[in-house]
Context: one part of a larger RNA
RNA sequence: GCCAACGAGUUUAUGUAUGCUGCUGACUAAGAUCGAGAGAUCGGAGUCACAGGGAAACCAAGUCUGAAUAGGGCGUUUGUAGUAUACAUAAGACCCGAAGCCGGAUGAGCUUGCCACGCGCAGGGUGAAGUUAACCGAAAGGUUGAUGGAGGCCCGAACCGUUUAGCCGUGCAAAACUAUCGGAUGACGUGUGGUAAGGAGUGAUAAGCUAAUCGAAUUCGGUAAUAGCUGGUUCUCUCCGAAAGAACUUUUGGGUUCGCGUUAGAUGUACCUUAUUGGGGUAGAGCACUGGAAGGUUUCGAACGGGCGAAAGCUCACGACACCUAUCAAACUCCGAAUACAAUAAGUCAUUAUCUAGCAGUUAGUCUGUGGGGGCUAAGCUCCAUUGGACAAAAGGGAAACAGCCCAAGAUCUCUAUUUAAGGUCCCUAAAUCAACGUUAAGUGCGCUUAAGGUAGUGAAAUUUCUAUGACAAUGAGGAUGUAGGCUUAGAAGCAGCCAUCAUUCAAAAAUAGCGUAACAGCUUACUCAUCGAGAAGUUUCGCGCCGCAGAUAAUCGGGGCUCAAACGUUGUACCGAAACUGAGGAUUUAAAUUUACUUCGGUAGAUUUAAGUGGUAGGAGAGUAUUCGCACUGCGAUGAAGGUGAAGGGGUGACCCACACUGGAGCGCUGCGAAGUAAGAAUGUUGGC
Numbered sequence: 001g002c003c004a005a006c007g008a009g010u011u012u013a014u015g016u017a018u019g020c021u022g023c024u025g026a027c028u029a030a031g032a033u034c035g036a037g038a039g040a041u042c043g044g045a046g047u048c049a050c051a052g053g054g055a056a057a058c059c060a061a062g063u064c065u066g067a068a069u070a071g072g073g074c075g076u077u078u079g080u081a082g083u084a085u086a087c088a089u090a091a092g093a094c095c096c097g098a099a100g101c102c103g104g105a106u107g108a109g110c111u112u113g114c115c116a117c118g119c120g121c122a123g124g125g126u127g128a129a130g131u132u133a134a135c136c137g138a139a140a141g142g143u144u145g146a147u148g149g150a151g152g153c154c155c156g157a158a159c160c161g162u163u164u165a166g167c168c169g170u171g172c173a174a175a176a177c178u179a180u181c182g183g184a185u186g187a188c189g190u191g192u193g194g195u196a197a198g199g200a201g202u203g204a205u206a207a208g209c210u211a212a213u214c215g216a217a218u219u220c221g222g223u224a225a226u227a228g229c230u231g232g233u234u235c236u237c238u239c240c241g242a243a244a245g246a247a248c249u250u251u252u253g254g255g256u257u258c259g260c261g262u263u264a265g266a267u268g269u270a271c272c273u274u275a276u277u278g279g280g281g282u283a284g285a286g287c288a289c290u291g292g293a294a295g296g297u298u299u300c301g302a303a304c305g306g307g308c309g310a311a312a313g314c315u316c317a318c319g320a321c322a323c324c325u326a327u328c329a330a331a332c333u334c335c336g337a338a339u340a341c342a343a344u345a346a347g348u349c350a351u352u353a354u355c356u357a358g359c360a361g362u363u364a365g366u367c368u369g370u371g372g373g374g375g376c377u378a379a380g381c382u383c384c385a386u387u388g389g390a391c392a393a394a395a396g397g398g399a400a401a402c403a404g405c406c407c408a409a410g411a412u413c414u415c416u417a418u419u420u421a422a423g424g425u426c427c428c429u430a431a432a433u434c435a436a437c438g439u440u441a442a443g444u445g446c447g448c449u450u451a452a453g454g455u456a457g458u459g460a461a462a463u464u465u466c467u468a469u470g471a472c473a474a475u476g477a478g479g480a481u482g483u484a485g486g487c488u489u490a491g492a493a494g495c496a497g498c499c500a501u502c503a504u505u506c507a508a509a510a511a512u513a514g515c516g517u518a519a520c521a522g523c524u525u526a527c528u529c530a531u532c533g534a535g536a537a538g539u540u541u542c543g544c545g546c547c548g549c550a551g552a553u554a555a556u557c558g559g560g561g562c563u564c565a566a567a568c569g570u571u572g573u574a575c576c577g578a579a580a581c582u583g584a585g586g587a588u589u590u591a592a593a594u595u596u597a598c599u600u601c602g603g604u605a606g607a608u609u610u611a612a613g614u615g616g617u618a619g620g621a622g623a624g625u626a627u628u629c630g631c632a633c634u635g636c637g638a639u640g641a642a643g644g645u646g647a648a649g650g651g652g653u654g655a656c657c658c659a660c661a662c663u664g665g666a667g668c669g670c671u672g673c674g675a676a677g678u679a680a681g682a683a684u685g686u687u688g689g690c
Stems, first nucleotide, its partner, number of pairs: 001690006011091013025048003031042004052059002062074004094232002097229001101222006112196009121186001123155003126151001130147007159183003164179003198214001200210003235624006246257004259362002261359007270352001272347007284335001285333002290329003294325004299320003305316004365391004369386006396407003412586004417582001419580001423576003426560003432573001434572006445562002453547003457544010474531005480504003485499003510525001513524003587614012625679001627676006634669003643663004649658003
C1' cells in the first nucleotide's frame, strides 16, 4: 500500500411541540392479590385540569395600581393519560485523541551521597626537613660534602577518565571503535555488605542523578479526567433552500438574541408595480456667509526693510479696508436634482406579504461594477456603503489554459432534430481565403500593458505667401569703387577688438553672413542677370506608423502562419456557435377543474385535463430500500436451503428486487406488524492476511 472483518447521535429521567389512540374531567404511583410465565385484577395517596388578580389582607369574571366611576397592567376555561417522532436539560451522551492533576504501591542489582570491612597503584626522575663530617666564626650561626627520602611533586604502564579528529550513523554498539589526549600516593581507583525516595532523596550545582524514564521516577487506580481544538461519522429518491449583517460577551477561529432558511397553522391583499402628494440638503453648481488662494486698481500706514540722495524726498517691498477679474472647500451654501424614503389611490390575485409555533444552519467570506475613507487616486492591499452582479452553493458556451469577467428566462430525463447568444468563420478548429471603400510596411498588428520626449516615415483636412510680368531648385556670369573707413595694434587690408556703418558706379554687390592668412592673398554667401519651364515654400489639426524599448527556453499573436491580410478603421450580407429557445416522447412536484373507488364522513387513493415548476453546500420537510431478531399468517427445501461465482435475461427514478447456470450441502423465505448491537471509503482508525 491493497484486501477482509470490526468501527461513531445510544439509553434512562424530566420538559416542550406535533401526529395518532383511549376517556370527557383524565390517570393511577408505591404496594397488594392471582398466575408456571406472559400478564391480569385491585390500589384515588397523589398529579394535572376546572378562575383570575394582588407582596398580602382580600376581592372575584374580574382584579391590582390609584383620590378616582379615569387610564394602564395581568386576566375572562377544554382537558387528561399513553404512544411515536423531533429537540432541550442532566448524565461518558456521536466516536477517537492530550499534555496533565490526585491517591496507594514498587524501585538506590544503574546512578548520587554516606557507613562498615577489604583490595590495587610496573618502572624511572627530582631530592624538602632532619642527621652527620670537615672548615670558618667569640658566639649566634654559616659554607661545602655525605646521609636522608618529603610532596593533592615530575615522566610514564596497569587502573580511572574521555581533549581533538576520523570512523560509524537500518552501527559491532539505543554512545561503540581507531589514533591522539588528561590524572596516575591521591579531594585516588575499586570489591562486598548496608543506608537515604518521589514535592521526596542525593547533589565539589549540571535542575545533574534516583534501573536506556527526570524542571518532579515507575506502576495501578480515580477514569470513558477535560479538550470553545483537529480528524472521522456508513443506504436511496423527492420538495424547498441559507449565512459569512447587527447587538452583547475576560469577547473576537467560541457563544446568546435578532436578521436570512424550512415545516405546520392563521390572517387575506396587508406584498409588488404605477401614479399623485410630501419633507430633505447629497451629486452638481455657486461665492450671498465662513475660510483658502492668484492678478489688478484706489486709499491709508507713527516707526522699521532694500536702492538713490547732503537733505527734503522718490522708488521698490510690506500691512490693512474697499472694489474689479478669474477661482477653491468633507467639517462653506444664495441654490439644488436623479434615486431613496413616507403617505394616499389604482392595478395585479400568486410558489406574495405578515403573524404564531416546531427545527435549523450561519455570525473567517471573495472578486467585479458603482459611491467613498486610509495608502502613493500603489497592491490579487485595507476599511465602509450598494433592495447591483457572480462565486460561495452553478454545471454549459466564450475569454488559449483561467471560482468571482462576458453569454445564458441558469443543467427534470432521452434524441446523430431546430433557431440563436456571447464569441467567431486560412489550417490546427465548426463556420466567408465573403463583398465595398480607405489606412499601415513597422510582422506594427493579428485578445496583457507600455510613458515623458523626439520624428522632412506616410495619408487626410484647413490656411498663408511666392508663381508664365517666369516662382523654387540647379547651371553659367557678376559680386565693384572712394577704401587697407577711423581707432587700436608688431600687424588689423570686409572678417582679434572698439567706434561709425556713409557715399559712388550699377542689372546687382554688406564699410560684410561664413571658412581662411602672421598680415595680405584665396574660397563661398547675401544681392543681380541669363539658361530652364511649373508649381514652390511655410503654419495648424487629425489618422496609422518609427525611435525611446535591455532578461533570464529559438519561447512566442494559443500555434502554424499572415501584408496578393488571415492587420487596423467604416459598412453590408451569409454562416458557425450553448445543457438557452423551439420540436418529439417520458418522469415528477404544486395548484385548479372533472371523474372513479373506499371511508371512521374529517378525508384517502387512482385516472384525465390545464397552468406554473423540478442546479444546489449548511440546513429544514417528505417518501422509500436493505440488514438482524420477535409475533401472526402462509410457503420453499437432499428431485438440493443459506452462502459463493457469473459485466450479459427481466423489473424499479433509485437504494434494490426477481429469474437462470455452476458451486455448495441444511436450513430458508413472502405478506402484515413490532424491536434495533441496522448500511463504511476515508478517522497518521483497530485486528488479521498478502